Background: The RNA shown here (Bacterial small signal recognition particle RNA) has 99 nucleotides and comes from a Verrucomicrobiota bacterium. It matches the Rfam family "Bacterial small signal recognition particle RNA". Rfam classes the family as a non-coding RNA gene. The sequence was found by an Rfam model in a public genome assembly. Lineage of the source: Bacteria > Pseudomonadati > Verrucomicrobiota. The coordinates come from a structure-prediction model, not an experiment, and the mean pLDDT is 76. The model forms 86% of the base pairs in the Rfam consensus.

[in-house]
RNA sequence: CCGCGGGACCUAUGCGAUAAUGUCUUGUGAACCGAGUCAGGCGGGGAACCGAGCAGCUCUAAGCAAAGAGAUUAUGCGCCGUAGGACUACCUGCGGGCC
Numbered sequence: 001c002c003g004c005g006g007g008a009c010c011u012a013u014g015c016g017a018u019a020a021u022g023u024c025u026u027g028u029g030a031a032c033c034g035a036g037u038c039a040g041g042c043g044g045g046g047a048a049c050c051g052a053g054c055a056g057c058u059c060u061a062a063g064c065a066a067a068g069a070g071a072u073u074a075u076g077c078g079c080c081g082u083a084g085g086a087c088u089a090c091c092u093g094c095g096g097g098c099c
Stems, first nucleotide, its partner, number of pairs: 001096007009085006015078002017075005023069004027064002034059004042051003
């Protein structure tokens, strides 16, 4: 110097990381303005019973809290993978030639 390959470069894509927003599981969660059951008391009744219904208890809604799982979107993130492109110039491996 030449040839081939790789890196650095660009694009797409996969995976991961990060962030945001939802979902599911569990817990908590309504003096009255949710539901059910309604002690006591109250009302009706000769009585048996009936009625409305506070507290309590149970379930649950909005909400709240912790952890886990999973979904969607996004990126000046990764030097992780794959494919394609570019290669004026840079780095590097191998082979050949010349000095």